[in-house]
Context: one part of a larger RNA
RNA sequence: GGAUGAACGCUGGCGGCGUGCCUAACACAUGCAAGUCGAACGAAGCUUGGGGAACGGAGAUUCGUCGAAGAGAACCAAGACUUAGUGGCGGAUGGGUGAGUAAUGUAUGAGCAACCUGCCUUUCAGAGGGGGACAACAGUUGGAAACGACUGCUAAUACCGCGUAACGUAGUGAGGGGGCAUCCCCUUAUUACCAAAGGAGCAAUCCGCUGAAAGAUGGGCUCAUAUCUGAUUAGCUUGUUGGCGGGGUAACGGCCCACCAAAGCGACGAUCGGUAGCCGGUCUGAGAGGAUGGACGGCCACAUUGGGACUGAGACACGGCCCAGACUCCUACGGGAGGCAGCAGUGGGGAAUAUUGCACAAUGGGGGAAACCCUGAUGCAGCGAUGCCGCGUGAAGGAUGACGGUUUUCGGAUUGUAAACUUCUAUCAGCGAGGAAGAGAACGGACAGUACUCGAACAAGCAGCCCCGGCUAACUACGUGCCAGCAGCCGCGGUAAUACGUAGGGGGCAAGCGUUAUCC
Numbered sequence: 001g002g003a004u005g006a007a008c009g010c011u012g013g014c015g016g017c018g019u020g021c022c023u024a025a026c027a028c029a030u031g032c033a034a035g036u037c038g039a040a041c042g043a044a045g046c047u048u049g050g051g052g053a054a055c056g057g058a059g060a061u062u063c064g065u066c067g068a069a070g071a072g073a074a075c076c077a078a079g080a081c082u083u084a085g086u087g088g089c090g091g092a093u094g095g096g097u098g099a100g101u102a103a104u105g106u107a108u109g110a111g112c113a114a115c116c117u118g119c120c121u122u123u124c125a126g127a128g129g130g131g132g133a134c135a136a137c138a139g140u141u142g143g144a145a146a147c148g149a150c151u152g153c154u155a156a157u158a159c160c161g162c163g164u165a166a167c168g169u170a171g172u173g174a175g176g177g178g179g180c181a182u183c184c185c186c187u188u189a190u191u192a193c194c195a196a197a198g199g200a201g202c203a204a205u206c207c208g209c210u211g212a213a214a215g216a217u218g219g220g221c222u223c224a225u226a227u228c229u230g231a232u233u234a235g236c237u238u239g240u241u242g243g244c245g246g247g248g249u250a251a252c253g254g255c256c257c258a259c260c261a262a263a264g265c266g267a268c269g270a271u272c273g274g275u276a277g278c279c280g281g282u283c284u285g286a287g288a289g290g291a292u293g294g295a296c297g298g299c300c301a302c303a304u305u306g307g308g309a310c311u312g313a314g315a316c317a318c319g320g321c322c323c324a325g326a327c328u329c330c331u332a333c334g335g336g337a338g339g340c341a342g343c344a345g346u347g348g349g350g351a352a353u354a355u356u357g358c359a360c361a362a363u364g365g366g367g368g369a370a371a372c373c374c375u376g377a378u379g380c381a382g383c384g385a386u387g388c389c390g391c392g393u394g395a396a397g398g399a400u401g402a403c404g405g406u407u408u409u410c411g412g413a414u415u416g417u418a419a420a421c422u423u424c425u426a427u428c429a430g431c432g433a434g435g436a437a438g439a440g441a442a443c444g445g446a447c448a449g450u451a452c453u454c455g456a457a458c459a460a461g462c463a464g465c466c467c468c469g470g471c472u473a474a475c476u477a478c479g480u481g482c483c484a485g486c487a488g489c490c491g492c493g494g495u496a497a498u499a500c501g502u503a504g505g506g507g508g509c510a511a512g513c514g515u516u517a518u519c520c
Stems, first nucleotide, its partner, number of pairs: 001520004006516005013391006019384002021349001026347003030344003035089003040086002043083003046079005055070001059066002096302003105227008115219002120215007128162001130160002137152006168193011198207003228274003235265003240262004245257003277299004281292004304325005327338004355381001357380003363377001364375004394424004404415004428461001431455004438447001464509005469490003475504005485492002
């Protein structure tokens, strides 16, 4: 000198764009952050239309009865209606954090003749015929609650057999081709095994369903190289290293197991300890390098602590489940409930870091045939000079060089064209009027009466901070008297201090200026 997610002191006009718990991965009140589909299904309710039981009783009456209006139960039908439940898809994305991790990570480059892939795209085939349940519901019943238990009924795109069956899977036989050790691919014959679901519509058709082959996307695994520090850590290891055979997995593998062998790693730093998420990048520097990894993007890990699996194409799952621990809350003491490192917000810690805001209008995501619903992702607004950038606080003229201040050798000098005064202008703020784009056919704008434009009026409403001994741009007076104090280094101060304090003047930067901290 540059830089910062900064903080502190003094000061503070406006706008745009960024950015904002670096500390306690501390504890959390409250609200919201993942739902959706009635065009999969039964049921309940609602509305409408039929339907008319019991009621009602104007009236009539030959006193036996007959009976209009009203009111409307059961039942039936329809509905662009509503929904607790069954069922489907999505809750593995998006969002947060950096505790752990020095390599099960990351970066770069390879490999899989050792693998999986819902939704999407393309292609080839297919969807025949049956069955039994369980919720909801009804009844009984336990419990303070959370939540159950038993009996009975019922539907489906829920569940289960049967049939069909190949370019599928597994086995056997034959033939051909290829390679990279194990091997891989193709053709053919044969045996065994395995599918399916319907819905909407008058229909056409559309949306789905099943099997197979490819693609795309997303993942899994392996290898090589690189990846902080300590030798005041020198030896480490027994599933350890390898083999054979099995189990397990989507898949290779001591991943796991039985047996066998005795290996494997290490001064090219094993093991152990400390520290740390990694990268694209960022800061600095002429570069080489050094430092760093906040915001944004990629990968990884985690979700109160530890462990576990279930479901599923995908999790060993932040707003799912089970167990254990700590903590908090409810309780009828028998037992239960909870997890903000999502967005706001609270307490605490701290030098220090924001609103319990608006909207789904846009972009994107989930569900749905769609209408649409959901979306604290996102788009916006609010707060903070926290950073960068832009603008303003007036411009021109104006010498009796006014008054005042400071200083003085008392003549003057300086503040100083500075002010006053004259002429002009009107950015910004304020006032009045109009008023967007953002939405490519229609509907739809949170932002927003915002940006922007126009008009009128008024110099009005807007400057501070640090420094002035040398380094280092900028000097005098007074006070103080090794005191009070200053200080980045050298050093100032003990009676003429340009170094302390105040004033005048000056220098620098400017809505900031200094200080502190850290990096180069």